[in-house]
Molecule: transfer RNA
Organism: Microcaldota archaeon
RNA sequence: GGCCCUGUAGUCGAAUGGUUAAGACGCCACCCUUACAAGGUGGAGAUUCGGAGUUCGAUUCUCCGCGGGGCCA
Numbered sequence: 001g002g003c004c005c006u007g008u009a010g011u012c013g014a015a016u017g018g019u020u021a022a023g024a025c026g027c028c029a030c031c032c033u034u035a036c037a038a039g040g041u042g043g044a045g046a047u048u049c050g051g052a053g054u055u056c057g058a059u060u061c062u063c064c065g066c067g068g069g070g071c072c073a
Base pairs, nucleotide, nucleotide: 001072002071003070004069005068006067007066010025011024012023018056027043028042029041030040031039049065050064051063052062053061
């Protein structure tokens, strides 16, 4: 340098182009306990990497850029 894959809460990870973007772990509060852990209930936490395009509507499709991984040279 060329090609391919990939980017969604702190981490992992769903979501057929559609109404409020799931869930788990973690975090916070409360319950339980003499206390801790485990368990139970509730809560906060996401410019879906950035920009542009297509569309009535984009996490999803297209393009450009950026980051990560792989193959070739």